[in-house]
Context: one part of a larger RNA
RNA sequence: CCUCGGUUAAGGAAUUCGGCAAAAUGGCACCGUAACUUCGGGAGAAGGUGUGCCUUCAUUAGGUGUAGGGCCUUUACGAACGCCCGAAGCCGAAGAAGGUCGCAGUGACCAGGGGGAUACGACUGUUUACUAAAAACACAGGUCUCUGCAAAAUCGCAAGAUGAGGUAUAGGGACUGACGCCCGCCCGGUGCCGGAAGGUUAAGGCAAGGGGUCAGGGACCUUCGGGUCCCGAAGCUCUGAACCGAAGCCCCGGUAAACGGCGGCCGUAACUAUAACGGUCCUAAGGUAGCGAAAUUCCUUGUCGGGUAAGUUCCGACCCGCACGAAUGGCGUAACGAUAUCCCCACUGUCUCAACCGAGGACUCA
Numbered sequence: 001c002c003u004c005g006g007u008u009a010a011g012g013a014a015u016u017c018g019g020c021a022a023a024a025u026g027g028c029a030c031c032g033u034a035a036c037u038u039c040g041g042g043a044g045a046a047g048g049u050g051u052g053c054c055u056u057c058a059u060u061a062g063g064u065g066u067a068g069g070g071c072c073u074u075u076a077c078g079a080a081c082g083c084c085c086g087a088a089g090c091c092g093a094a095g096a097a098g099g100u101c102g103c104a105g106u107g108a109c110c111a112g113g114g115g116g117a118u119a120c121g122a123c124u125g126u127u128u129a130c131u132a133a134a135a136a137c138a139c140a141g142g143u144c145u146c147u148g149c150a151a152a153a154u155c156g157c158a159a160g161a162u163g164a165g166g167u168a169u170a171g172g173g174a175c176u177g178a179c180g181c182c183c184g185c186c187c188g189g190u191g192c193c194g195g196a197a198g199g200u201u202a203a204g205g206c207a208a209g210g211g212g213u214c215a216g217g218g219a220c221c222u223u224c225g226g227g228u229c230c231c232g233a234a235g236c237u238c239u240g241a242a243c244c245g246a247a248g249c250c251c252c253g254g255u256a257a258a259c260g261g262c263g264g265c266c267g268u269a270a271c272u273a274u275a276a277c278g279g280u281c282c283u284a285a286g287g288u289a290g291c292g293a294a295a296u297u298c299c300u301u302g303u304c305g306g307g308u309a310a311g312u313u314c315c316g317a318c319c320c321g322c323a324c325g326a327a328u329g330g331c332g333u334a335a336c337g338a339u340a341u342c343c344c345c346a347c348u349g350u351c352u353c354a355a356c357c358g359a360g361g362a363c364u365c366a
Stems, first nucleotide, its partner, number of pairs: 001361008010352002014350001019347001027051005036041001038178001052100006062091003068085004073080001101105001113345007120337002125137002141176007153162003179332004184262003189259002191255005198250003204244002209239005216231006263281005290324001291321001302318005
């Protein structure tokens, strides 16, 4: 010096990102217990008092229960069964009074620190096996939507299976997330649902026409064997305009607890300032209630108030919301939380500021 443990004057968080760590609290009995509250809680709230041993009351109260006794039933009687009382023996609180020892009596060990405010999440739960336990996930509850059963949905090529031996108070999907008060406006875009008049439109259908081939016919040439050119029926074949032709799309309507969205400029009141008010442009509609420097505020340590001698954090307000806002839920909320932040009491070697002790190492020698 290191590890583990112990003690410490005065101070008591001055330490530190932060009371991290340590200290402190602690059992049992009694007294007593606030705001708030969903009336259950909060609550072991908080805060107090007592606690050992001996004697006496006192072979206490009480329990158990032997002997014994009583009652009832049965029986001729007895025996027997059940219930009650109960000498003995055993067990045995709680309390009162008196006394006694120590610094100290739940004498060691074991055994809550407490309170106030705020944020988030209702809660108990779940999670990154091996850096994250949370405000994340889940949750009961809410809403929308699909599904009539051979259900929808899902797995599988299929058979088949799950759903479910269930049947709309059921099952699947999505979002929200107890409870309380609520949940505003926009359907122009995208999606979904409904509509079917019109426009567009595939395969396909029908098929005018066109091309090829070709019996045959015509013209010309000929060495009389034939050759070249033109036209061309039927059949076969290639192609094929117009017309007919579904869903979809266009189109019409609905739908936001569907995806989503929820303005700008200018002027105006008898100080100033501000603008209830007016004008104008744009939009599908221009953010309602509530909340607001917030887990959201850049400027920003905004400003004011509180707490401190002193507070970029904290709490209460204000509103100029860079860039809150209503089931991507808004605002509250008792209880709950190894959650996050701030304050107070208690307590302490965290510190001022370090010291000593014990055990084991490190180190030296063997």